The prediction has a mean pLDDT of 77. Predicted 3D model of a 377-nucleotide RNA (Bacterial RNase P class A) from a Candidatus Eiseniibacteriota bacterium. It matches the Rfam family "Bacterial RNase P class A". Rfam classes the family as a ribozyme. Rfam links the family to the GO terms dimeric ribonuclease P complex, ribonuclease P activity and tRNA processing.
[in-house]
RNA sequence: GGAGCAGACCAGGCGGUCGCGGGCGGGCAAGAUCCGUCCGAGGAAAGUCCGAGCUCCAUAGGGCAGGGUGCUGGGUAACACCCAGUGGGAGCGAUCCUAAGGAAAGUGCCGCAGAAAGGGAAACCGCCCAAGGACCCCUGAGACGGGGCCCCGGCAAGGGUGAAAAGGUGAGGUAAGAGCUCACCAGUGCUUCCGGUGACGGGAGCAGCUUGGUAAACCCCACCCGGAGCGAGACCGCAUAGGAGAGGAGAAGCUGCCCGCUUCGCUAUCACUCUCGGGUAGGUCGCACGAGUCGCAGGGUAACCUGCGGCCUAGAUGAAUGACCGCCGCGGAAGGUAACACUUCCGACAGAACUCGGCUUACGGUCUGCUCCGUCC
Numbered sequence: 001g002g003a004g005c006a007g008a009c010c011a012g013g014c015g016g017u018c019g020c021g022g023g024c025g026g027g028c029a030a031g032a033u034c035c036g037u038c039c040g041a042g043g044a045a046a047g048u049c050c051g052a053g054c055u056c057c058a059u060a061g062g063g064c065a066g067g068g069u070g071c072u073g074g075g076u077a078a079c080a081c082c083c084a085g086u087g088g089g090a091g092c093g094a095u096c097c098u099a100a101g102g103a104a105a106g107u108g109c110c111g112c113a114g115a116a117a118g119g120g121a122a123a124c125c126g127c128c129c130a131a132g133g134a135c136c137c138c139u140g141a142g143a144c145g146g147g148g149c150c151c152c153g154g155c156a157a158g159g160g161u162g163a164a165a166a167g168g169u170g171a172g173g174u175a176a177g178a179g180c181u182c183a184c185c186a187g188u189g190c191u192u193c194c195g196g197u198g199a200c201g202g203g204a205g206c207a208g209c210u211u212g213g214u215a216a217a218c219c220c221c222a223c224c225c226g227g228a229g230c231g232a233g234a235c236c237g238c239a240u241a242g243g244a245g246a247g248g249a250g251a252a253g254c255u256g257c258c259c260g261c262u263u264c265g266c267u268a269u270c271a272c273u274c275u276c277g278g279g280u281a282g283g284u285c286g287c288a289c290g291a292g293u294c295g296c297a298g299g300g301u302a303a304c305c306u307g308c309g310g311c312c313u314a315g316a317u318g319a320a321u322g323a324c325c326g327c328c329g330c331g332g333a334a335g336g337u338a339a340c341a342c343u344u345c346c347g348a349c350a351g352a353a354c355u356c357g358g359c360u361u362a363c364g365g366u367c368u369g370c371u372c373c374g375u376c377c
Base pairs, nucleotide, nucleotide: 001373002372003371004370005369006368007367008366009365010364012328013327014326015325016324017323018322020040021039022038023037024036025035026034042349046360047359049358050357051356052355053354054229055228056227057226066225067224068223069222070221071085072084073083074082075081086100087098088097089096090095101220102219106218107217108214109213110212124159125158126155127154128153132151133150135148136147137146138145167185168184169183170182171181172180186210187209188207189206190205191204192203193202194201195200233285234284235283236282243276244275245274246273247272250264251263252262253261254260292311293310294309295308296307297306298305299304330347331346332345333344334343335342
């Protein structure tokens, strides 16, 4: 100098003017107005993928169906998350990935190629003629001897196909071959010893046991799971609307009262009165003190936990959290300079909606540690 790996942090700052949402206080008779004061987006507020709190509904227990999870130990309210490990895989390495029970219960699938892709079946080239048989040649008196070739047959070594063809190497064996047999190696299973909480690791012995892959294919095994979601849900509610029940001969207006007049009604499907329940528009709560956050100390490799102390930190609902100006700072680009200086321009992803823990995705920059390569001293 280049190429990478891992982690932590930041998300420009200060001031001014105008404005917006909310809390509190105050003025005014009162208010939605005015004044003052305080607070006012994120690391992902996003996707709504997983797990919870909370609410309502359902619910004896168990099962079926359906869904989820699937190495070990730990963390947590819980998780499919996190931490620490084990096994496997990728990389020269730092480091990263891993949904990792069962393929010897059964079923399905395995393109093309290939004889054959699962049944210990099948045989294209090839190898062998041991059994049975045909022909030819040699020896010979004669073939029942020897040789060649072929049919049937045997083989699965070698070639070929393929991602994959049923362990590997060597020896024996055989007509030729083959774990057919043996030695060693690899794997699997069983027994056993040592280490580890455990996954598992290391060792010894036995068994020729050598069995294709695929289960985020059906399936089997083990464990877990009730449903819907804050427009949940609760409360208020005089709508000139509508329902139920009871009373009911009067009720309303002119007119404050009496008379009078007018209108409606008079035994029930009615005026009017009362009660009850539902409930629209709308309003209030849910809804901001919480598995909270910061600091210190202690425990733990860590995730995380415990103790003490401090802090209160958005709450809208056609939905606030903004705009402009000035100065400073950081990075980049262009101009400019011998080099500075200087000037101009640009500044990632993105906006809470009941809350919380995760995951995933989007994205600018700074710093730290580490790895590999090259060059120079």
Record summary: It is recorded under the gene name rnpB. RNAcentral holds the sequence, with entries from ENA.